[in-house]
RNA sequence: UCUUCCGGGGAGCGCUGCGAGAUUCUUCGCGAAUCCCAGGCCCGGAAGCCGCCGUCUUGUCACAAAGCGGCGGUCUGGUUCAACGGCGCUCGCCCUAC
Numbered sequence: 001u002c003u004u005c006c007g008g009g010g011a012g013c014g015c016u017g018c019g020a021g022a023u024u025c026u027u028c029g030c031g032a033a034u035c036c037c038a039g040g041c042c043c044g045g046a047a048g049c050c051g052c053c054g055u056c057u058u059g060u061c062a063c064a065a066a067g068c069g070g071c072g073g074u075c076u077g078g079u080u081c082a083a084c085g086g087c088g089c090u091c092g093c094c095c096u097a098c
Stems, first nucleotide, its partner, number of pairs: 002048008010091006018040001021035005039084001049073006056067003
């Protein structure tokens, strides 16, 4: 970096439906139809991954290799705390006017 899962970014309802997904069709084309669909973005965490170790298991003539387990992939203190998310409605919170 990537993949999956979890948490957070105040809460809820309605509408549309791009991407992704599912199903069917297909002239097999980045195609068509239907369903679903407005946290898909960001911040953080866990695992996958990598490295080292081993009185373990499988295995070898012996090594190897695979599995399993452990440790690590930064640590400590202070301070501070996001930005953004189609349309409409309701509530919550803050400020201001009356």
Molecule: SAH (S-adenosyl-L-homocysteine) riboswitch aptamer